[in-house]
Model confidence (mean pLDDT): 91 of 100. c-di-GMP-I riboswitch aptamer from a Syntrophomonadaceae bacterium, 85 nucleotides, folded computationally. It was read from a public genome assembly, where an Rfam model found it. Lineage of the source: Bacteria > Bacillati > Bacillota > Clostridia > Syntrophomonadaceae.
RNA sequence: AAACGAUAAAGGCAAACUCAGUGAAAGCUGGGGACGCAAAGCCACGGGCCUAAAGCUGAUAAGUCAUGGUAGCCGGGUUGCCGAA
Numbered sequence: 001a002a003a004c005g006a007u008a009a010a011g012g013c014a015a016a017c018u019c020a021g022u023g024a025a026a027g028c029u030g031g032g033g034a035c036g037c038a039a040a041g042c043c044a045c046g047g048g049c050c051u052a053a054a055g056c057u058g059a060u061a062a063g064u065c066a067u068g069g070u071a072g073c074c075g076g077g078u079u080g081c082c083g084a085a
Base pairs, nucleotide, nucleotide: 004083005082012037013036017032018031019030020029021028022027035072041078042077043076045075046074047073048070049069050068055064056063057062
């Protein structure tokens, strides 16, 4: 330096659920809470998935659509703590 990842040490994050806020929704933010996580730090670039307000179609019902999300779905990019085998 690259790879790898302990029942190591120090520290970190926080699913479900819940309360408050926010949003059309999915979801997000904050408090509580821990299922888990060695990038569960950051970036929607590719694929997937979720939502469908506006738009379009439609007599309605509804259908469709991302410009909205998801990094704790996968790949990719990027930064970073520790050091047994």